[in-house]
RNA sequence: AGAGUUUGAUCAUGGCUCAGAACGAACGUUGGCGGCGUGGUUGAGGCAUGCAAGUCGAACGAGAAAGUCCGGCUUCGGUUGGACGAGUAAAGUGGCGCAAGGGUGAGCAACACGUAGAUAACCUACCUCGAAGAGGGGGAUACCCAUUCUAACGGAUGGUUAAUACCGCAUAAGACCACAGCGUCUCCUGGCGCAGUGGUCAAAGGUGGGGAUCCUUCGGGACCUACCGCUUUGAGAGGGGUCUACGCCUUAUCAGGUUGUUGGUGGGGUAACGGCCUACCAAGCCUGCGACGGGUAGCCGGCCUGAGAGGGUGAUCGGCCACAUCGGGACUGAGACACUGCCCGGACUCCUACGGGAGGCUGCAGUUCGGAAUCAUUCGCAAUGGGCGCAAGCCUGACGAUGCGACGCCGCGUGGAGGAUGAAGGCCCUCGGGUUGUAAACUCCUGUCACUGGUUAGGAAAUGCAGGAGGGUGAACAGCCCUUCUGUUUGACAAAGGCCAGAGAGGAAGCACCGGCUAAUUCCGUGCCAGCAGCCGCGGUAAUACGGAAGGUGCAAACGUUGUUCGGUGUCAUUGGGCAUAAAGGGCACGUAGGCGGCCGAGUUUGUCAGGGGUGAAAUCCCCGAGCUCAACUUGGGAAUUGCCUCUGAAACGGCUCGGCUUGAGGACCGGAGGGGGAAGUGGAACGAUGCAUGUAACGGUGAAAUGUGUAGAUAUGCAUCGGAAGGCCGGUGGCGAAGGCGGCUUCCUGGACGGUAUCUGACGCUGAGGCGCGAAAGCGUGGGUAGCAAACAGGAUUAGAUACCCUGGUAGUCCACGCCGUAAACGGUGGGCACUACGUCGAGGGGGCCCCUACGCCCGCUCGGCCGAAGCAAAUGCGUUAAGUGCUCCGCCUGGGGAGUAUGGUCGCAAGGCUGAAACUCAAAGGAAUUGACGGGGGCUCACACAAGCGGUGGAGGAUGUUGCUUAAUUCGAAGCAACGCGAAGAACCUUACCAGGGUUUGAACUGCAGGAAUUAGCGCCCUGAAAGGGGCGUGACUGCCUUUGGCGUGAACCUGUAGAGGUGUUGCAUGGCUGUCGUCAGCUCGUGUCGUGAGAUGUCGGGUUAAGUCCCUUAACGAGCGAAACCCUUGUCGUUAGUUGCCAGCGAGUUAUGUCGGGCACUCUAGCGAGACUGCCGGUGUCAAACCGGAGGAAGGUGGGGAUGACGUCAAGUCAUCAUGGCCCUUACGUCUGGGGCUGCAAACGUCCUACAAUGGCCGGUACAAUGAGACGCAAGACCGCGAGGUGGAGCAAAUCUCUAAAGCCGGUCCCAGUUCGGAUUGGAGGCUGAAAUUCGCCUCCAUGAAGUCGGAAUCGCUAGUAAUCGCGUAAUAGCCACGACGCGGUGAAUGUGUUCCUGAGCCUUGUACACACCGCCCGUCAAGCCACGAAAAUCGGGGGUACCUGAAGACAUGCAUCCAACCUUACGGAGGAAAGUGUCCACGGUAAAACUGGUGAUUGGGACUAAGUCGUAACAAGGUA
Repeated sequence: AGAGUUUGAUCAUGGCUCAGAACGAACGUUGGCGGCGUGGUUGAGGCAUGCAAGUCGAACGAGAAAGUCCGGCUUCGGUUGGACGAGUAAAGUGGCGCAAGGGUGAGCAACACGUAGAUAACCUACCUCGAAGAGGGGGAUACCCAUUCUAACGGAUGGUUAAUACCGCAUAAGACCACAGCGUCUCCUGGCGCAGUGGUCAAAGGUGGGGAUCCUUCGGGACCUACCGCUUUGAGAGGGGUCUACGCCUUAUCAGGUUGUUGGUGGGGUAACGGCCUACCAAGCCUGCGACGGGUAGCCGGCCUGAGAGGGUGAUCGGCCACAUCGGGACUGAGACACUGCCCGGACUCCUACGGGAGGCUGCAGUUCGGAAUCAUUCGCAAUGGGCGCAAGCCUGACGAUGCGACGCCGCGUGGAGGAUGAAGGCCCUCGGGUUGUAAACUCCUGUCACUGGUUAGGAAAUGCAGGAGGGUGAACAGCCCUUCUGUUUGACAAAGGCCAGAGAGGAAGCACCGGCUAAUUCCGUGCCAGCAGCCGCGGUAAUACGGAAGGUGCAAACGUUGUUCGGUGUCAUUGGGCAUAAAGGGCACGUAGGCGGCCGAGUUUGUCAGGGGUGAAAUCCCCGAGCUCAACUUGGGAAUUGCCUCUGAAACGGCUCGGCUUGAGGACCGGAGGGGGAAGUGGAACGAUGCAUGUAACGGUGAAAUGUGUAGAUAUGCAUCGGAAGGCCGGUGGCGAAGGCGGCUUCCUGGACGGUAUCUGACGCUGAGGCGCGAAAGCGUGGGUAGCAAACAGGAUUAGAUACCCUGGUAGUCCACGCCGUAAACGGUGGGCACUACGUCGAGGGGGCCCCUACGCCCGCUCGGCCGAAGCAAAUGCGUUAAGUGCUCCGCCUGGGGAGUAUGGUCGCAAGGCUGAAACUCAAAGGAAUUGACGGGGGCUCACACAAGCGGUGGAGGAUGUUGCUUAAUUCGAAGCAACGCGAAGAACCUUACCAGGGUUUGAACUGCAGGAAUUAGCGCCCUGAAAGGGGCGUGACUGCCUUUGGCGUGAACCUGUAGAGGUGUUGCAUGGCUGUCGUCAGCUCGUGUCGUGAGAUGUCGGGUUAAGUCCCUUAACGAGCGAAACCCUUGUCGUUAGUUGCCAGCGAGUUAUGUCGGGCACUCUAGCGAGACUGCCGGUGUCAAACCGGAGGAAGGUGGGGAUGACGUCAAGUCAUCAUGGCCCUUACGUCUGGGGCUGCAAACGUCCUACAAUGGCCGGUACAAUGAGACGCAAGACCGCGAGGUGGAGCAAAUCUCUAAAGCCGGUCCCAGUUCGGAUUGGAGGCUGAAAUUCGCCUCCAUGAAGUCGGAAUCGCUAGUAAUCGCGUAAUAGCCACGACGCGGUGAAUGUGUUCCUGAGCCUUGUACACACCGCCCGUCAAGCCACGAAAAUCGGGGGUACCUGAAGACAUGCAUCCAACCUUACGGAGGAAAGUGUCCACGGUAAAACUGGUGAUUGGGACUAAGUCGUAACAAGGUA
C1' cells in the first nucleotide's frame, strides 16, 4: 500500500467481498511446562448450607455451669456448704461503629455524568491546632427476681438496682437572637471585624502512680499528678449539600407543550436558596438553535481501531451516580430515607396447634432453572487497609494466597552435531527415474523443562515483652510519654521459588490451508451425484476447487471456525465526494426566519491572535531509566492530557456603534421593439348543416376490400342562409414572458425588459428552511355551447386470434364562464446571484462615430438569441463569456439494484388522486460513455446463373439406387439443412462382414519376451468322426552345436505348462493427431515502426476513381511489409526448330481386286522435346498530364485467350476413434478368435438422386460415314466355323503410336399416320447362355411369348452464359461375375438468351441504430398454473406501558387532639408547665371503577411482492423491433 467481482474487451460510476488489528468470547480438532493477568456479557430469575460487623470490663450494675478438691448429713442412691473454676461464659444498660468496605447496572436522556465556576444561600462525627471550662443536685430503668399469656415468634403485670444512660439548677470566655453604631471590603439581595445594652445556651467521668495534709465503714477516699475521655467556642484538614455555563444517543411518520404551570406578596419548611409547600394576585413560561412525546442507554478517566480527523465501546483498575425481593414511609443519627435496621402494602418461599408467624446472596463460596458460555461450599489475617479498644487484642469472604479453565499476553522445551548405498516403505512416473530425504537407521554428544535427592534466600517491619541509655512531664529518684540500643516474639502461601547433585534422548506436536484473490500440486475415487464455497465460482468420466492419499505452504501448544468492532471504504467526504447523460436541481416565482454581504474614517474588543496563571485526580498511552535470568508484568522521573476558566496585551480581519461616499441596488426624464397579460368588438378562408337550382349513378374508402351514403336523386357544380372552432401566407435555430406558455384585425386597461441622459436616494443588496401565489394536458363540479376532431362504444376489414394498428360511424371531451385539481421527458434532463478568463461569425433591439449631406458602406459600446472554437474542465460524449472553465455565496437534492414512490401514519382533495414516505425479504450486480463485432422487416455503393431473359429438367408414371420408418433372431455401423440421402461402398451370392442363431476354441488366427517341462515332436501322407471349424488315430520323418562312431548330452525353431502380455470394427470425433467438407477462388486477413486516444482501440485497410481482385492510380499521419489475389506450374489453341518409329505418304519406284502393302522419303499430318508468341506493346477517344476504360489496327489468339491444379486469417466443439494413428475408460474360457448357415436385398408408407418414357425434330427396317480418351498376359483376341441370339469352337497377332477391344447420333432410302399406337417397355411364363465350389433366399445376359403405368406432370423447385446447355455414343477402375441406369474420363453433333439490378437468395465495402456478444435460431415482457419465503390489510381476540376522571385510603409525617394517661421542673401538693396515646383532618402507596388514546402478539380470509435449469398463452420492449 491494495486486490477480486458488471464487459467480447475498455474507461469511469457503483455496490458486494477479501487480506489487518482487536475481544470478559463461544465451538471443533489437538494439548508438555512456567510467569503475569483474567473468568455469570444471558434472568436486577429463585435460593439449601456456612461465613461476610463488630468491639470496648480502662463507662455501668449484675453474674453462672460442668468439673476438681475439702467439710457436714446419708437409706450409700445422693444431698448440702465452702474453695478453685471465675469476676470467666452468656445476656443486659451505655459509648463508638454499623451511612465505610464489598456487589450490581434494573432504573435514569437527568445538573445523572464530564469540564469550568459559584455558595455574600450551607452542614460536617472521628482527626489536628487554639481559647475557655467541667460546680452542685435529682428522678428513673434494663439486666435480675416473682406471678402470668402464647404452638411459635414474642410478650404482660408487680418488685429491686447502676452508670460516661436521663433531667433541672449554677457559671458564660464564647456562640446565637434582638436593638442601634463604627471601620473595612465587596460580586452592593451584602460579607468580615470591633465595641455597647438586653435575652438564651454547657459538661462525665475512667485508669495508673503518689504519699505531705484531712476524712474513713480501715478496703480506701478527698487531695496532687499523668494519661484517656467530657462541655462551649474559633480555625484547619478532609468529606458532603445546593446553584450556574457549556458538553452529552435516536425519532418530526411526535409540532405545539404547560395550571404549581411562569412571576409576585404573605406564611410555612430546610443545614441551606428556591413553587420546595400553602393562601391570594397577575397571565405568564418553554418551543424549528427542536419544546412536548416515543425508543434506547448508567456517565467519565479510559479501552479497541485509525496516518490523522474520526468511528465503536464503557469487562477487569480508578472517579461519580443509582439500586438492594417490588412499591410506599419515616425513625435514629454528624451523616441514611439506610444491601446483611424499623413500619406498612403486594408477590413469592417456609413454619403453624389455623389463631398467627418467619424470610430476602445485585457480599464470598455454593445450588438450581435458563443459556453458545464463565471457577473452590479452599487457606490465612503473616502482609496492606478498616472498625472498636489506653493496650494486649478481637473482628474483617476488604485483602493476601492457593485451586480450576490454553480465556488472554509473555517466556521455555519437545534435542544437538555427524551421517548416502541417497536403505526400506509410501507416493508419482515419460519406466529412465523423481520425491519423502540427512529425514531415518547408525555414531558421538548435551542435559533446559518434567522426575528424584539435598540445600537455601526474601516477603518481617512494626507492636508487645525483658533489659540498658538519653530526654519530657511532674513536688517526685512514682508513674506515664518520647528517642535509641540489645535480646525475644509473628509466614496463610510453602511439598512454592533459588542453588547443587543424579539418571537418561529418555516423558512432551498439532492444526489449518494448497483454483484466483493468497504462500503452497500431483495421483486415485466420485460423475451437476455426494459435496465445497469469504467473493468470483467448482462438480454433468481425464476435477491442482468435492472425498482420500502422497507431497508442499503457513502458524505452532496451539490452529481453525463463528460472532462483534474499527480499518481498508474518499462507501456520509470537517480534513475529504458529488448532482447535463452514471443515484442526485425543487415545475416557476414572490418572500419570512436564517446564512452571506461594497468603499472611506472613528470607537469598542464579542469573535480572533500573543504571553502569563489556575485546572485538566491517580492509573493508562509515549519517552528515558530501574526491578523480577529475558519478556509479559511491576515501578521512579519526565512528557503529554490538543480542553475549560482567568489575567495582561494587540487591533489587521469578522461582529457591534457612530459618521461619511457612490461604483452595488433603486428612483426620475426621453425613446423605440415585442404572438407579455386581461376585457370588449370585428373580418376572411376552410368545414359542416339547411334551402333552391343544374345533373345522373354512383360516391366514399383501402394494400385490397367491406361496413357506410345514394334513384325518397347522393357524390359533383352554382347561389343563398346559419353555425361553431381554429388562425393560412407573413413565419424565421425570429420576438415576448419567471415558468407553464403566447400567433387574424381593432379599441381600452395593464406588467416586464432594453437603449439614452447622468437628475435623485445612499448599501436600501444576494439567497431563501417554513409560508404564499402562479402552474401544459388530462380529469372533476355547476351552467352554457358543440362545426370539425375524437377516448369509450358499434360496425367493417386484417389475423391462428386482433378486445389493436386500417376503414365507416360515434358519446364524453376538446370551446365559454365560474370553482377545483397541482401533476408532466413541467427538459437546456444543466437552481439563483456576483466577479474573472482568447478569438471569429450569424441574427434581433436601440445608440454613437467616420463620410459635405442622403443612401449604401465601414468602425465602436450596450442588451438579447444562435453557431464554431483557445486555454481549461470532463469517464467519455461533450461544455467552452448563454461554461459543464476559475472563484465566492445561499438554497434544494443524492449515497447499489429490486421490493417501491409501494405499505402504514399524517395531511390536502368532491373524487380521481397529490405531498410526505419506510421495512422485511432478495440479487451481485443494476446503470453511464465509448470500442470491436454481429444483427436490422435501416441507408448507400458493388458483385454472383441471385433474379430477370432463355434452353432443358425435377415434382405426376414405371423401374433403379440411397435414406427414413416399420418389420425382424439379425435386418452391422457411420453420414443429418445448404455442406446426410447413386454418401463411406472403384462392386454384400460364400468371402467381404463389423450383425444374428448355432457348433468349436482359450497364451489363442497373427506378435515379442521370460521361466520350466517332456519327448520326436515340425513337415509330409493316410484313416475315422463332423455341416465345417475342430476333435481323434496311424505311418513316415527332418534341420543345427558339441563330445570319440553306435549312441549320448545340449541348444535354436517347433510343442506343452505357467507368466508378462496379445487381441477388440468395444466407448468417447465434446480428450486428440492426420485427413476432409463448408463459407469461397469470396477478397479479404494481419504485422512492424510512427501518430492519435486515459483505455478497449483507431489510423494504415478511410475518401475520389478503377479492377475479376485490398487490382492499380491519386489524395492522405501515415510509411512500409507479410499471408491471400495475380504471376510462376499443367493442359488446350498458332508458328518455328530438333527428331522421324510402331506414325505419315507430296514426289519417285514396285505390288495388289483393294489397302503406306513394300523400296524409299521425312515435305505434310502427327508424335514429344526445346523455343517463339500477348505486353493494354501500338493508334484514336475519355479520364485528374494518373490508374484505367471504350473503340481500332495487326494477329492463330486481345485485354485473366479457354480449362485445370492451387483454397489466406478464420467459422461451424462441422465430419471421421469403422482407413490409419492415438490418450483415457471398458472386455479377457470373451465385447477375442475359428466355422457352416442366415442377414446387410426383408415392405402398409414417405423423401432424395437417377434411368426409361409418354412419341412423328419420332419408332422400326435396310444401306452408308466420321472420333477421342483409354485398356490388354489371371489378359485383349482378329480372320474362319457353329448358334436367331447371349455365346461357343478355335486361335493369327499383340507386354502393344505396330496386334486386339471399338462408336452412336448423323446421312441416304423405305415404312408407320397420331392410336395407349409398329409409342412405351414394366411385369410375368417358357427356353437358354456366362461367371463361379455354389446363382433358392440373392447375379448378369440372350431368345420366344406377355405388353402394366404413362398422352409432358399441382404447390413448389434445380442446372446452365459457348464448344456451354441440350443431345449422341465410347472408354476405364475395382470384380470370378454382377444388380452401373452409378462414378470418373473421352470425343461427336451443337443452340437460345441476357448487357439490366426494382425484387428473391447469398456475398463484399462504407455508414447508422442496438437493451444482441452462445452475437436475431439473440435478447426479453406480462397474465395464468406449481412450490417456497417475508410483508401489508382484516371480523375479531389476547396483552403491555403511560395518562385522565372518580372511589377506597395501610404505614407514616404534619395539623388537631374536650374527655383519658404520665417519674424528673414549679407548686400553697390542689394543681400547673410539659409530655404520651386513642380519635379526627390533610397528603399518600397498593387496590377498584369508567371511557378513550398509544403500542405489541395472534387471526379465518385477502392483497400484491421476492425467489425457484427446461409448465401455459401470447410478443409489449431492444433494429424504423415490423403501428418510432

A computed fold for a 1524-nucleotide RNA from an uncultured prokaryote, annotated as small-subunit ribosomal RNA. The sequence is in RNAcentral, with records from ENA. The coordinates come from a structure-prediction model, not an experiment, and the mean pLDDT is 83. It matches the Rfam family "Bacterial small subunit ribosomal RNA".